Predicted 3D model of a 342-nucleotide RNA (Bacterial RNase P class A) from an Actinomycetales bacterium.
RNA sequence: UGGGUCGACUAGGCGAUCGCGGCGGUGCAAACCGACGAGGAACGUCCGGGCUCCAAAUAGCGAAGCGGUGGGUAACACCCACUCGAGGCAACUCGCAAGAAAGUGCAACAGAAAGCAGACCGCCACACUUCGGUGCGGUAAGGGUGAAACGGUGGUGUAAGAGACCACCAGCGGCCUUGGUAACAGGGUCGGCUAGGUAAACCUCGCUUGGAGCAAGACCAGAUAGAGAGCGUUGAAGCGGCUAGCUGAGCUCUCGGGUAGGUUGCUUGAGGCACACGGUGACGUGUGCUCUAGAUAGAUGAUCGUCCACGACAGAACCCGGCGUAUCGGUCGACCCAGCCA
Numbered sequence: 001u002g003g004g005u006c007g008a009c010u011a012g013g014c015g016a017u018c019g020c021g022g023c024g025g026u027g028c029a030a031a032c033c034g035a036c037g038a039g040g041a042a043c044g045u046c047c048g049g050g051c052u053c054c055a056a057a058u059a060g061c062g063a064a065g066c067g068g069u070g071g072g073u074a075a076c077a078c079c080c081a082c083u084c085g086a087g088g089c090a091a092c093u094c095g096c097a098a099g100a101a102a103g104u105g106c107a108a109c110a111g112a113a114a115g116c117a118g119a120c121c122g123c124c125a126c127a128c129u130u131c132g133g134u135g136c137g138g139u140a141a142g143g144g145u146g147a148a149a150c151g152g153u154g155g156u157g158u159a160a161g162a163g164a165c166c167a168c169c170a171g172c173g174g175c176c177u178u179g180g181u182a183a184c185a186g187g188g189u190c191g192g193c194u195a196g197g198u199a200a201a202c203c204u205c206g207c208u209u210g211g212a213g214c215a216a217g218a219c220c221a222g223a224u225a226g227a228g229a230g231c232g233u234u235g236a237a238g239c240g241g242c243u244a245g246c247u248g249a250g251c252u253c254u255c256g257g258g259u260a261g262g263u264u265g266c267u268u269g270a271g272g273c274a275c276a277c278g279g280u281g282a283c284g285u286g287u288g289c290u291c292u293a294g295a296u297a298g299a300u301g302a303u304c305g306u307c308c309a310c311g312a313c314a315g316a317a318c319c320c321g322g323c324g325u326a327u328c329g330g331u332c333g334a335c336c337c338a339g340c341c342a
Stems, first nucleotide, its partner, number of pairs: 001338010012307007020037002023034004039313001043324002046322005051213004058244004063209005068082005083097001084095004098204002103202002105198002120143002122139003126135003151169006170194001172191008217264004226255006237247002271290008
């Protein structure tokens, strides 16, 4: 200097005029003054919770989710570190990453045969023979098919062969041992001769899990009109399903009538910012400062001037922690590779 990888911040600023929202103050009122007023994703509604109610609320089955190990967190399918595997020269990135020797399934074509399989060509023994072959038996070392053919190389042995046996390897298993909290990574020794793939197929194993949701729920004002039938203490009803247990009196259907207004929940929080300490890190502890939207027919817009990075994606509705998706630009840091110079 160029190319790349990872991470963090920002998201037009400033001034003036008019306008909008709730809050605080002054004022009888009209109005005036003051401070504040959409995001990094507010989007998706995919996870996790706080909170409210069922509700006095237990256990089991089922169902759902997660799936290497250890940490963080209120919790999680999130985040951090490590291990293993794959990709990359590397920085790094990705992984539905437990179990195929519990069982069931699935895999086109080719091939004799694709889970305990198999004899197409071939090799060998015996018998027959028109000498071309045929029959019967053994074989899986050689050849063929295929992505893959039930360990590899070399030898002994055999009628011909074969882990049948032997040596050295690979794999699998048992025992001992080193490092590590662990996943795991090594080392030694023994055995037998070998036990494809697939579980984001069913399944097995381990861990976790009530449901519904701010249109939850609570209160106030106001209005009204109840009638009939069925079930029910031999048990109604009890908010995803079933069983058991527990509580113990209402429930369902039909016809008809009244109200649909206001207050609250509603923003002080697992809050934000700064510094110090601890930790590889996620993060934790301490000290100090600070209050930054609460609408509900749903608020922030317009004009002018100026600076510049010339402004994309885009708009709160109970709140928070994540993940995913969209996106015009700008700024900063660390690391890797290549080239050049000193």

Rfam family: Bacterial RNase P class A. It is annotated as a ribozyme.